The RNA shown here (c-di-GMP-I riboswitch aptamer) has 85 nucleotides and comes from Niallia sp. NCCP-28. Its mean pLDDT, the model's own confidence on a scale to 100, is 87. Of the family's consensus pairs, 95% are formed in the model. It matches the Rfam family "c-di-GMP-I riboswitch aptamer". Rfam's curators write: GEMM was predicted in a large-scale screen for bacterial structured RNA regulatory elements. Rfam links the family to the GO term cyclic-di-GMP binding. The sequence was found by an Rfam model in a public genome assembly.
[in-house]
RNA sequence: GAGCGAUAAAGGCAAAUUCAUCGAAAGGUGAAGACGCAAAACUAUAGGGACUAAGGUCGAAAGACGAUGUCAGCCAGUUACCGAU
Numbered sequence: 001g002a003g004c005g006a007u008a009a010a011g012g013c014a015a016a017u018u019c020a021u022c023g024a025a026a027g028g029u030g031a032a033g034a035c036g037c038a039a040a041a042c043u044a045u046a047g048g049g050a051c052u053a054a055g056g057u058c059g060a061a062a063g064a065c066g067a068u069g070u071c072a073g074c075c076a077g078u079u080a081c082c083g084a085u
Stems, first nucleotide, its partner, number of pairs: 004083002012037002017032006035073001041078003047075002049071003056065003
């Protein structure tokens, strides 16, 4: 340096749910809470994928399409703590 990941040490994050709040929604933020996580750290027009559909377009209507909105705890990319083997 690369790979690997323990019933190690030190430290870290926090699913569902509830409350508050922002948002049309998806979802975000804060608090409580721990299902889990060795990258559950960072990256969202300029990798793939997923969610929503306000405005817009089509439609007689029902509805359909559609991201400029969102997701990193789906894959991916980038960087990183520790060291039994």